Source information
Predicted 3D model of a 142-nucleotide RNA (c-di-AMP riboswitch aptamer (ydaO/yuaA leader)) from a Thermoleophilaceae bacterium. It matches the Rfam family "c-di-AMP riboswitch aptamer (ydaO/yuaA leader)". About the family: This family represents a conserved RNA structure found upstream of the ydaO and yuaA genes in Bacillus subtilis and related genes in other bacteria. Gene Ontology terms of the family: cyclic-di-AMP binding and regulation of gene expression. NCBI's taxonomy places the organism under Bacteria, Bacillati, Thermoleophilia, Thermoleophilales, Thermoleophilaceae. The coordinates come from a structure-prediction model, not an experiment, and the mean pLDDT is 75. It was read from a public genome assembly, where an Rfam model found it.

RNA sequence: CGCGCCGGAUCGCUGAAUUGCCCUGCACAGCGGGGCAAACGGGGGGACCACCGCAAUACACGGGGCGAAUCGUCGUCUGAGAACGGCGUAGCGCGACGCGCGAGCCCGACAGCUAACCCCGUAGGCACCGCGGGACGGGUGA
Repeated sequence: CGCGCCGGAUCGCUGAAUUGCCCUGCACAGCGGGGCAAACGGGGGGACCACCGCAAUACACGGGGCGAAUCGUCGUCUGAGAACGGCGUAGCGCGACGCGCGAGCCCGACAGCUAACCCCGUAGGCACCGCGGGACGGGUGA
């Protein structure tokens, strides 16, 4: 270095979002509905601790949760703002010397941490490979 044998791991990603069981409807080897449990994830919730004090200034803007998704700056528009767009950024993901993300939603005046205890979620979205079709664009004297 090669070959053979045996065993193990891997044999898509994000995310908590999986597994098992019971009941039941119908047009019944199928497709739905309602539950329970485990597992994973999240929230609320004592003691202790933290915060809560005084004074001054400013403001008149609540506060909080999930999540990586915070923060800064510039531009457009506008009376201003909102909104939209750009460049970065805390942080995050992957197929990782590179390529992406850096959103959105919820609670409803209210919640620090937090044992017991209580409540909730178990989605959605993509990638790769193969086949077929279509559209747009580019090139060319045609």